[in-house]
RNA sequence: ACCCUAAAAAGGCAAAGCCAUUGAAAAAUGGUGACGCAAAGCUAUAGGGACUAAAGCAGCCGGACCGAACGAACGGUUCGCUGCAAUGUCAGCCAGCUUCUGAA
Numbered sequence: 001a002c003c004c005u006a007a008a009a010a011g012g013c014a015a016a017g018c019c020a021u022u023g024a025a026a027a028a029u030g031g032u033g034a035c036g037c038a039a040a041g042c043u044a045u046a047g048g049g050a051c052u053a054a055a056g057c058a059g060c061c062g063g064a065c066c067g068a069a070c071g072a073a074c075g076g077u078u079c080g081c082u083g084c085a086a087u088g089u090c091a092g093c094c095a096g097c098u099u100c101u102g103a104a
Base pairs, nucleotide, nucleotide: 004102012037013036017032018031019030020029021028022027035092041097042096043095047094048093049090050089051088056084057083058082059081060080062079063078064077065076066075067074
C1' cells in the first nucleotide's frame, strides 16, 4: 500500500409514521421520530434496474354535439377507458468514485 472490517474509541447518517410546503404524479425539502446503516458520503439521457405518466402518440368505436335531405356510412370537435413512452423521480436496489478505525 492492497484485500478485509473482529473488538474498542471518536464520531456520523436517519427508515416507517405524523405535520407543513412544492409537484399532475412518482417523489423532494424542512421539522419531528429512530427501522436500521462501515460507506445509509458523492454520482441519475453518458452503467444496469425500478417508479410515475402532466403534455403527447395510438387504439376502443364507448358516450355527446356538429356537417349534409330521413337513416346508415364518412368527416370533425369533445368526454371517457386501455396501451406506449422520460432529457421527470429513486443511489436506504445493484453498480462507479472517495473515505474513519485497525485484530486475524
Annotation: RNAcentral holds the sequence, with entries from Rfam. c-di-GMP-I riboswitch aptamer from Fervidibacillus halotolerans, 104 nucleotides, folded computationally. The coordinates come from a structure-prediction model, not an experiment, and the mean pLDDT is 81.